Model confidence (mean pLDDT): 81 of 100.
Transfer RNA from a Gammaproteobacteria bacterium, 76 nucleotides, folded computationally.
It matches the Rfam family "tRNA". It is annotated as a transfer RNA. Rfam links the family to the GO term triplet codon-amino acid adaptor activity.
[in-house]
C1' cells in the first nucleotide's frame, strides 16, 4: 500500500430509491400480585460515521475521509 464487508435507539440488528426510520433485548410509567418476578398496555430513545455529488425525492445510488473486521502484498 491494494481488495473485500461493515457503521441506522442504550445494546444486537432488520431497512437496499417514495413509510410518520422499525424489531427484539434494555430503561421508564402503568395494570394484574400481599410482595417480587413472569404477563400484558403505554412513553421515552435516532445529525441512519462524516462531507459532497445524482436525483421531483437518499438511510439507501455514487465520490472523498474517518472508525472497525478480514484476506493480500511490501518493507532485509
Nucleotide at each position: 500500500g491494494c481488495c473485500c464487508c461493515g457503521g441506522u435507539a442504550g445494546c444486537u440488528c432488520a431497512g437496499g430509491g417514495g413509510a410518520u426510520a422499525g424489531a427484539g433485548c434494555g430503561u421508564u410509567c402503568g395494570c394484574c400480585u400481599c410482595c417480587u418476578a413472569a404477563g400484558c398496555g403505554g412513553a421515552a430513545g435516532g445529525u441512519c460515521a462524516u462531507a459532497g455529488g445524482u436525483u421531483c425525492a437518499a438511510a439507501u445510488c455514487c465520490u472523498a475521509u474517518c472508525c472497525g473486521g478480514g484476506g493480500c502484498g511490501c518493507c532485509a
Lineage of the source: Bacteria > Pseudomonadati > Pseudomonadota > Gammaproteobacteria.